[in-house]
């Protein structure tokens, strides 16, 4: 520098013909215990990297800039 992959919750990842964004782990209540773990309920927690385009609607499509990796010299 070209060229491939990704950037979504505090983490690790889902979300396909574009249509109200979700698990697992932690977080906080409750329950249960002599106390606590564990196990069962429940709630909180998201302008989906940024900046434009297309659409009646964008995490998906297009373009640009950035950050990570990877891979070519």
């Nucleotide at each position: 520098a070209g060229c491939c992959g990704g950037g979504u919750a505090g983490c690790u990842c889902a979300a396909u013909u574009g249509g109200u964004a979700g698990a697992g782990c932690g977080g906080u209540g409750g329950c249960c215990u002599c106390c606590a773990a564990a196990a069962c309920c429940a709630c909180a927690g998201g302008c989906u990297u940024c900046a434009g385009g297309u659409u009646c609607g964008a995490u998906c499509c297009c373009u640009g800039a950035c950050c990570c990796g990877g891979u070519u010299g």
Notes
The RNA shown here (transfer RNA) has 73 nucleotides and comes from a Flavobacteriales bacterium. It matches the Rfam family "tRNA". Rfam classes the family as a transfer RNA. Its family is annotated with triplet codon-amino acid adaptor activity in the Gene Ontology. The prediction has a mean pLDDT of 82.